[in-house]
Predicted 3D model of a 315-nucleotide part of an RNA (large-subunit ribosomal RNA, domain IV) from an Anaerolineales bacterium.
Context: one part of a larger RNA
RNA sequence: CUCUGCUAAGGAAUUAGGCAAAAUUGUCCCGUAACUUCGGGAGAAGGGACGCCAUCGAGAGAUGGUCGCAGUGAAAAGGCUCUGCCGACUGUUUACCAAAAACACAGGUCUCUGCGAAAGCGUAAGCUGACGUAUAGGGGCUGACGCCUGCCCAGUGCCGGAAGGUUAAAGAGAGGGGUGAGAGCUCUGAACUGAAGCCCCGGUGAACGGCGGCCGUAACUAUAACGGUCCUAAGGUAGCGAAAUUCCUUGUCGGGUAAGUUCCGACCCGCACGAAAGGCGUAACGAGUGGAGCACUGUCUCAACAGGGGACCCG
Numbered sequence: 001c002u003c004u005g006c007u008a009a010g011g012a013a014u015u016a017g018g019c020a021a022a023a024u025u026g027u028c029c030c031g032u033a034a035c036u037u038c039g040g041g042a043g044a045a046g047g048g049a050c051g052c053c054a055u056c057g058a059g060a061g062a063u064g065g066u067c068g069c070a071g072u073g074a075a076a077a078g079g080c081u082c083u084g085c086c087g088a089c090u091g092u093u094u095a096c097c098a099a100a101a102a103c104a105c106a107g108g109u110c111u112c113u114g115c116g117a118a119a120g121c122g123u124a125a126g127c128u129g130a131c132g133u134a135u136a137g138g139g140g141c142u143g144a145c146g147c148c149u150g151c152c153c154a155g156u157g158c159c160g161g162a163a164g165g166u167u168a169a170a171g172a173g174a175g176g177g178g179u180g181a182g183a184g185c186u187c188u189g190a191a192c193u194g195a196a197g198c199c200c201c202g203g204u205g206a207a208c209g210g211c212g213g214c215c216g217u218a219a220c221u222a223u224a225a226c227g228g229u230c231c232u233a234a235g236g237u238a239g240c241g242a243a244a245u246u247c248c249u250u251g252u253c254g255g256g257u258a259a260g261u262u263c264c265g266a267c268c269c270g271c272a273c274g275a276a277a278g279g280c281g282u283a284a285c286g287a288g289u290g291g292a293g294c295a296c297u298g299u300c301u302c303a304a305c306a307g308g309g310g311a312c313c314c315g
Stems, first nucleotide, its partner, number of pairs: 001310004007304001009301002013299001018296001026050005035040001037144001051066006079294007086286002091103002107142007119128003145281004150211003155208002157204005164199003170193002175188005212230005239273001240270001251267005
């Protein structure tokens, strides 16, 4: 020096952060809140008892002290509480820096598919789908559950449309050119008849997507339920909101602290939330993530002492 374990007073003052360490830890009994999907939350929380020794007591027992020794095994045993965010959950993942709020998931919905199915692999034969048959199979989105899921079909996509427009080869062949004595041969070619597609007409948003501006107005002021005007396919409904989204911003107010760019509750001028790229809630769950408290400690004040194993020398 290193590893390991002990220690006064204080107890997170350390630090990005209690990282690390400490603490909790067994069995039995008592006792357990909010909330809840009535299962849970729960080992909630919080208490008590259980060993040995000494003293006292007739005894049941009471008081005090002590927490040891040995062994087995890879390993000797929950810290707790309050409160946000995300994801319902158990699962899955970047083999070797990421385990997560990412993926998956039951459930929801849209769409395709009538069976030699659609879809996929293959040049094909053929195979999967499936020895299945719409309560089935493929694809997309969403993601338990609860309450819900607004407006716009102008553009794009998709679906439907026996009319009309446009439109290729092809059919048709008026007319024209070359040659030729002629018959003919040959070149060219206008009408007209010609599909799907596109145009056109409609439908469709849990299809791709989109969801305004300016000005004025109330008997303090302020604000504007109200009015005017321009534009649009339609101008963002419910709910939520400085948010995993808020630039200005450490917004403002309240709470917690002696002191709080974080945190919780509100407000709403939402730079730039918003309804299945779902919106808002939600018990339970989580090696997820933020804040607070109790307990506990060498994290720290602030370092020091001693023990044991290494390190060093010889073999």
Source information
The source organism's lineage runs through Bacteria, Bacillati, Chloroflexota, Anaerolineae and Anaerolineales.